[in-house]
A computed fold for a 1372-nucleotide RNA from an uncultured organism, annotated as small-subunit ribosomal RNA.
RNA sequence: GGCUCAGAACGAACGCUGGCGGCAGGCCUAACACAUGCAAGUCGAACGCUCGAUUUAUCGGGAGUGGCAGACGGGUGCGUAACACGUGGGAACGUUCCCUUAGGUACGGAAUAACCAUUGGAAACGAUGGCUAAUACCGUAUAGUCCCUUCGGGGUAAAGAUUUAUCGCCUAAGGAUCGGCCCGCGGCUGAUUAGUUAGUUGGUAAGGUAAAAGCUUACCAAGACGAUGAUCAGUAGCUGGUCUGAGAGGAUGAUCAGCCACACUGGGACUGAGACACGGCCCAGACUCCUACGGGAGGCAGCAGUGGGGAAUAUUGGACAAUGGGCGCAAGCCUGAUCCAGCCAUGCCGCGUGAGUGAAGAAGGCCCUAGGGUUGUAAAGCUCUUUCAACGGUGAAGAUAAUGACGGUAACCGUAGAAGAAGCCCCGGCUAACUUCGUGCCAGCAGCCGCGGUAAUACGAAGGGGGCUAGCGUUGUUCGGAAUUACUGGGCGUAAAGCGCAUGUAGGUGGUUUUGUAAGUCAGAGGUGAAAGCCCUGGGCUCAACCCAGGAAUUGCCUUUGAUACUGCAAAACUAGAGAUAUGGAGAGGAUGAUGGAAUUCCUAGUGUAGGAGCGAAACCCGUAGAGAUUAGGAGGAACACCAGUGGCGAAGGCGAUCAUCUGGCCAUAUACUGACACUCAGAUGCGAAAGCGUGGGGAGCAAACAGGAUUAGAUACCCUGGUAGUCCACGCCCUAAACGAUGUGCGCUAGACGUUGGAGCUUUAAGCUUCAGUGUCGGAGCUAACGCGUUAAGCGCACCGCCUGGGGAGUACGGCCGCAAGGCUAAAACUCAAAGGAAUUGACGGGGACCCGCACAAGCGGUGGAGCAUGUGGUUUAAUUCGAAGAUACGCGAAGAACCUUACCAGUCCUUGACAUCCUGAUCGCGAAACCUGGAGACAGGUUUCUUCAGUUCGGCUGGAUCAGUGACAGGUGCUGCAUGGCUGUCGUCAGCUCGUGUCGUGAGAUGUUGGGUUAAGUCCCGCAACGAGCGCAACCCUCGCUGUUAGUUGCCAUCGGGUUAUGCCGGGCACUCUAGCGGAACUGCCGGUGACAACCCGGAGGAAGGUGGGGACGACGUCAAGUCAUCAUGGCCCUUACGGACUGGGCUACACACGUGCUACAAUGGCGAUGACAGUGGGCAGCUAUCCCGCAAGGGUGUGCUAAUCUCUAAAAGUCGUCUCAGUUCGGAUUGUUCUCUGCAACUCGAGAGCAUGAAGCCGGAAUCGCUAGUAAUCGCGCAUCAGCGUGGCGCGGUGAUACGUUCCCGGGUCUUGUACACACCGCCCGUCAAGUGAUGGGAGUUGAUUCUGCACCGAAGAUGGUGAGCUAA
Repeated sequence: GGCUCAGAACGAACGCUGGCGGCAGGCCUAACACAUGCAAGUCGAACGCUCGAUUUAUCGGGAGUGGCAGACGGGUGCGUAACACGUGGGAACGUUCCCUUAGGUACGGAAUAACCAUUGGAAACGAUGGCUAAUACCGUAUAGUCCCUUCGGGGUAAAGAUUUAUCGCCUAAGGAUCGGCCCGCGGCUGAUUAGUUAGUUGGUAAGGUAAAAGCUUACCAAGACGAUGAUCAGUAGCUGGUCUGAGAGGAUGAUCAGCCACACUGGGACUGAGACACGGCCCAGACUCCUACGGGAGGCAGCAGUGGGGAAUAUUGGACAAUGGGCGCAAGCCUGAUCCAGCCAUGCCGCGUGAGUGAAGAAGGCCCUAGGGUUGUAAAGCUCUUUCAACGGUGAAGAUAAUGACGGUAACCGUAGAAGAAGCCCCGGCUAACUUCGUGCCAGCAGCCGCGGUAAUACGAAGGGGGCUAGCGUUGUUCGGAAUUACUGGGCGUAAAGCGCAUGUAGGUGGUUUUGUAAGUCAGAGGUGAAAGCCCUGGGCUCAACCCAGGAAUUGCCUUUGAUACUGCAAAACUAGAGAUAUGGAGAGGAUGAUGGAAUUCCUAGUGUAGGAGCGAAACCCGUAGAGAUUAGGAGGAACACCAGUGGCGAAGGCGAUCAUCUGGCCAUAUACUGACACUCAGAUGCGAAAGCGUGGGGAGCAAACAGGAUUAGAUACCCUGGUAGUCCACGCCCUAAACGAUGUGCGCUAGACGUUGGAGCUUUAAGCUUCAGUGUCGGAGCUAACGCGUUAAGCGCACCGCCUGGGGAGUACGGCCGCAAGGCUAAAACUCAAAGGAAUUGACGGGGACCCGCACAAGCGGUGGAGCAUGUGGUUUAAUUCGAAGAUACGCGAAGAACCUUACCAGUCCUUGACAUCCUGAUCGCGAAACCUGGAGACAGGUUUCUUCAGUUCGGCUGGAUCAGUGACAGGUGCUGCAUGGCUGUCGUCAGCUCGUGUCGUGAGAUGUUGGGUUAAGUCCCGCAACGAGCGCAACCCUCGCUGUUAGUUGCCAUCGGGUUAUGCCGGGCACUCUAGCGGAACUGCCGGUGACAACCCGGAGGAAGGUGGGGACGACGUCAAGUCAUCAUGGCCCUUACGGACUGGGCUACACACGUGCUACAAUGGCGAUGACAGUGGGCAGCUAUCCCGCAAGGGUGUGCUAAUCUCUAAAAGUCGUCUCAGUUCGGAUUGUUCUCUGCAACUCGAGAGCAUGAAGCCGGAAUCGCUAGUAAUCGCGCAUCAGCGUGGCGCGGUGAUACGUUCCCGGGUCUUGUACACACCGCCCGUCAAGUGAUGGGAGUUGAUUCUGCACCGAAGAUGGUGAGCUAA
């Protein structure tokens, strides 16, 4: 910083489910089209005619004349941004019915419908002639307070009915009610709509209206509206209210109520008190219907209902009983207004689906560590109750006299029986609630984050749990959370955000004092703010919802009275802001002109000769036609070294040689003067680096484009050689930059320290003090997310302007304005993501830096890589070539030893409670061992003989034990998963690190300690230090080797004494020595000198067997690699169960075109061969090592002495020494092969080792590359042991002989500090662009089509109105 959720609400819809009642609500979409019925009539007490009934003077009906009503009630929200609505005012009006008051109601007349006759038409509906009445129509009279008036005058009424009392009629005035008109204020969006307006604005006159008015007309004037948003466009009925919210607000305008508008679409008038009229008229249009085709009829946005549209919204019901309306004197009639009922869980509210008891904690389900737990007092059982529903009965109020649709309803009483009545969603976090199974990135879930790739609390199911409950979830919409548009209540240095800079208009804001005024402001009073609703109090339905009464509130507007602190306004004054005057000052401030020297290049001439130039290295290039170098002269353009400085000036861009002219601003000091003249600034105007554009000049150097040469995999680049625009000047455009301090301008206030520029003042004349204006570094308070800022603020305040509201799309498209163009300014949306971003932290990384270490390099020695062979691996092959190990950290590894066995693999043959364990039942008392026979490849099956005959005992096959048979529980698995695990191990690495407690610092992650200065092998030690301590590591303690003392002397030893032998510790003897093996000592930088910081330490020395951890070993911190191992073992889960278990025979693991690792032997003279025969140590030995002698060329065989081992034995050590060979595929080398043998073993064919004779391969020191090693080490020489019947060049040990390092630049690995980071699976990271294919949204597009407007011009023109004219009729 965005996204998302938890809350509340709804005229809702959808899914699952559904017991009852009360009160409400119910086409939000097509103002789409409508069948059918009903929704506005009434009056005989205005009138004539007529029909019917009768008890014969009455009653009832019909069409018409006439009156009143039909302008109300009911519906809908199309239009309307408007005096339409809300609110508050105003003056120039009308008002049927109603009320009050006053007066009047006289005399006449002519028609006409109905009706009759004739007649037209399909119908609707007429036409002609004749008769007739009125409260229909007309005339005359009368006339007041009525109207007009030139103040003389003039004009205008009436209606009766009926029968004794009223209802009417006319005129006038007043009232009430309702309505018309005008005005202030208030409430939508867009400037990518900026100008609009000619009856337009005003006046005069006339007309017109109920009434004011350009309302209309004529004339005159040229106004009127507009950035406080006119006009235009889009959207919309407005309000009381409703929903939400702490509020301010935001959203909304169903039901109820007020107003408006509309009635198929458009226009028009008539009648009337009232309409330009929903169920009236005329005209035009669209649509539908009827028709005899000539012509007619219609308007559900009334109540029901139908079709259609749609996710979606009800009955073609009852009644005028109540309330109200119309007419009427009234009775009464009419009333889809209304009151009721029906349908719908659509909402709100209430009730129920039972209550108590009940542990064997039943059964069943689920889980399980198999013990148990849970469902769960839940059920069953027992004892009760009957609300609601059901059935039966009684039965209201609504109705003041009558009249009840609702309705036999509400309510009450009774009867029976737990009986008829529970679901939905959720259980990973947010968010209350967890387990098992299934599935295996599949199926699916999902509001956001995200789950699922074989152990899913996230999918599906089950058990359990949580929530709500006749409902529960989902979807949609609104407000909230969101301080996420911030009035309350936000921001802009780096997160989005300060215009590039200034001048300045409108606007906003504004210093000190006084007076006045009272607009803002504050207080009081009055009017209004409809009712309903919300809120409070009380009351009525059993409660509640709901309803009733009263109050409060309605934050607003208007009128009026007062107050005057503040703001405004008016007037007067002031000087602290601002300006001004005078005197000085500094400066790359700007413009123009002139001048100057150094350098580059070019030209000319001289000297001079072979190169020059350039680079990492080169080449292109220049040069014998004389370059480069050097000397002299000349030409031309551009830029101004040193001074030069976080120095100066300017608003910013920017400004740098010198001089002159013109010119802007700033600073200091002093002070006459003006008297708030100020600050900021939308629009506007000007300036505005570089590049670019136009015209004309200029062109030395540099240099996009371009060319060439290199580099490279390529190199349209970096490097080199050239080179054009341009860079320069004049004039005119462009108007953008990381135009940056990423920090708008102005003013005031708030610690300092140290530099520096320009002035002024003072003194003690100095590294002096004070002060003004700049420019820097550090820093306190304060601020900040942190970084940091900090009197030059990013601190504390004031004034004004600009700008921001998730990332991408995009500063893009379209439109407009500007520009010659390039392009600039203004500036969206669709679509898409759940992030993008800032600052800081810890790591990791860097072809960043600093320091240090290591056989890391270097210096050496010897190897590997080439050959042959051995061995392991890959690959291939195979019935099988069992499995594992895979860079370092797999590959002579597991395997300290595959002929059978091992063995896990393959083929075949067999077994199925099993080769092995426990339990149960039955049988027997045994088993077992040895030898032999038969079948078979063997496992196995059958048989014979011999030996051996269990223990206890209560004497019972009773107990134990053993064997056999049977049964099922189970056994068994080297089957899978090392990515479910334990244990063990490798590796970084024997690298010096890894942490903790308390304290401190930080909002926090974290830091500090552990960093720093030295030092060490070491986080080893010392010093310093907001740290002080501690732990795991290092070191030491352990083992061994090296010196020595002591103890002990046999199997070891032999100096002295003695004996013996050809000779030998052979014997007596001894334990001195060697040695053996126990216990001790010894080495600690202890001592001396130097150095270092008086430290730690380092260097040298002495002594010493050993000297600075003396050599070697064991010992491996926190952790890393999902490192290795389920095939050592153990183990969760899964899988197999006459087989993936078990047994056996044979085969395989030993294959062989090839590739790799590790080794052995060599290639030879430092050697081979022969001879000689000296000197070790570790170890091993009874199913063993074997002496001696004999045999064999030898391996070995025979014999059998000693030894359970300091006694005997393996045991011979080998390199060595002497001689010979003389550089060759050899007297090197030994592979391979033939043959004869030996040994082990049941057995050497596949497939053992060894010996003899013969054979005599490759190989003459090994390409690129690569390995080990720093001292008794490398190298070299032999010896022993484990495993083992036998078998090694491997492994583990032992001794003999016995070599080189200047050093840390580089390679590799590691450690510490620091730095950058867009990495954190951590550089084997992250990530960019083109292209290809498909898809979505958007822009452009020749065009095409539709919609919209009181738009412009011209014309036609219905009904109607007004005027004129003509005809007819009339008493009018």

Its Rfam family is "Bacterial small subunit ribosomal RNA". The sequence is in RNAcentral, with records from Greengenes.